Model confidence (mean pLDDT): 80 of 100. Predicted 3D model of a 74-nucleotide RNA (transfer RNA) from an Alphaproteobacteria bacterium. It matches the Rfam family "tRNA". It is annotated as a transfer RNA. Rfam describes the family as follows. Transfer RNA (tRNA) molecules are approximately 80 nucleotides in length. The source organism's lineage runs through Bacteria, Pseudomonadati, Pseudomonadota and Alphaproteobacteria.
[in-house]
RNA sequence: GGGCCCGUAGCUCAGUUGGUUAGAGCGGACCGCUCAUAACGGUUUGGUCGCAGGUUCGAGUCCUGCCGGGCCCA
Numbered sequence: 001g002g003g004c005c006c007g008u009a010g011c012u013c014a015g016u017u018g019g020u021u022a023g024a025g026c027g028g029a030c031c032g033c034u035c036a037u038a039a040c041g042g043u044u045u046g047g048u049c050g051c052a053g054g055u056u057c058g059a060g061u062c063c064u065g066c067c068g069g070g071c072c073c074a
Base pairs, nucleotide, nucleotide: 001073002072003071004070005069006068007067010026011025012024013023019057027045028044029043030042031041032040050066051065052064053063054062
């Protein structure tokens, strides 16, 4: 330098043929239970969907460039 894959909540990951509300588990906070802790139960919290453009009535999803990570080739 070239090719391919990945980037979504603090972490690990879903997200249908583009369809209007972006979710799960774990975690954090509060409460309950207990002599107490853990566990357990309840409530709650949490997002520029890597960045910037484009297409579209509508983009996490499609297109382009860039950034970061991984693998391979040279």